This is a predicted structure of a 72-nucleotide RNA (transfer RNA) from Halomonas sp. EAR18. Rfam family: tRNA. From the family's description: Transfer RNA (tRNA) molecules are approximately 80 nucleotides in length. It was read from a public genome assembly.
[in-house]
RNA sequence: UGGGGUAUCGCCAAGUGGUAAGGCACUGGUUUUUGGUAUCAGCAUUCGCAGGUUCGAGUCCUGCUACCCCAG
Numbered sequence: 001u002g003g004g005g006u007a008u009c010g011c012c013a014a015g016u017g018g019u020a021a022g023g024c025a026c027u028g029g030u031u032u033u034u035g036g037u038a039u040c041a042g043c044a045u046u047c048g049c050a051g052g053u054u055c056g057a058g059u060c061c062u063g064c065u066a067c068c069c070c071a072g
Base pairs, nucleotide, nucleotide: 001071002070003069004068005067006066007065010024011023012022018055026042027041028040029039030038048064049063050062051061052060
């Protein structure tokens, strides 16, 4: 320098244009003498950043950033 990949909650991770699943963790309630277990509830106004397309974008397009791989 060229090509490819990844970027979604604290961590892991799903999501074929129509209000973003789940697990762990965390917080609160119940249970328990306490802890743990169990159970119920809560937990992503901006999905890396900035634009564009569209009635509507995590998803499509463009540029950029970070990291990883390949080639030189």